[in-house]
RNA sequence: GGAGAGGUGGCAGAGCGGUUGAACGCGUCGGUUUCGAAAACCGAUAUACCAGCAAUGGUAUCGAGGGUUCGAAUCCCUCCCUCUCCGCCA
Numbered sequence: 001g002g003a004g005a006g007g008u009g010g011c012a013g014a015g016c017g018g019u020u021g022a023a024c025g026c027g028u029c030g031g032u033u034u035c036g037a038a039a040a041c042c043g044a045u046a047u048a049c050c051a052g053c054a055a056u057g058g059u060a061u062c063g064a065g066g067g068u069u070c071g072a073a074u075c076c077c078u079c080c081c082u083c084u085c086c087g088c089c090a
Base pairs, nucleotide, nucleotide: 001086002085003084004083005082006081007080010026011025018070027045028044029043030042031041032040046061047060048059049058050057051056063079064078065077066076067075
């Protein structure tokens, strides 16, 4: 340089234009159990900002920025990054 695949919560990973701000798993936190722990089971668990004493509520965010659409993680464009294969140099 050429071709292809991908970028989603703490990690991994699913995700048909509307049920998803996000399944399932791991992790973490709380509880049950136990003399105590582990295991098991139950529940909760993204981030930022705003309001609130709190509980909680609201808004935005799926690599970045635009576009299409009533509606975008999902479709289109540009850019950034990662991986695989091929080629070239050494």

Model confidence (mean pLDDT): 81 of 100. This is a predicted structure of a 90-nucleotide RNA (transfer RNA) from an uncultured Planctomycetota bacterium. Rfam family: tRNA. Rfam classes the family as a transfer RNA. Rfam describes the family as follows. Transfer RNA (tRNA) molecules are approximately 80 nucleotides in length.